[in-house]
RNA sequence: AGGACUAUGGCGCAGUUGGUUAGCGCACACCGCCGAUAACGGUGAGGUCGGUGGUUCGAAUCCACCUAGUCCUA
Numbered sequence: 001a002g003g004a005c006u007a008u009g010g011c012g013c014a015g016u017u018g019g020u021u022a023g024c025g026c027a028c029a030c031c032g033c034c035g036a037u038a039a040c041g042g043u044g045a046g047g048u049c050g051g052u053g054g055u056u057c058g059a060a061u062c063c064a065c066c067u068a069g070u071c072c073u074a
Stems, first nucleotide, its partner, number of pairs: 001073007010026004019057001028044005050066005
């Protein structure tokens, strides 16, 4: 320098034929259970999807550029 892939709550992931309120596990808070913890059960908070712009009635999802990381080639 060129190319490929990845980026979604604190952490790990799903969601990619564009469409209903963006979900799951762990962690966290509260409640229940217990003599008390753990475990278990219930409830809840926490994201607007790496950034900007575009296409569209509608974008996490499609397109362009940029940023960060990983890998490959030279």
Transfer RNA from Modicella reniformis, 74 nucleotides, folded computationally. Rfam family: tRNA. Rfam links the family to the GO term triplet codon-amino acid adaptor activity. The source organism's lineage runs through Eukaryota, Mortierellomycota, Mortierellomycetes, Mortierellales and Modicella.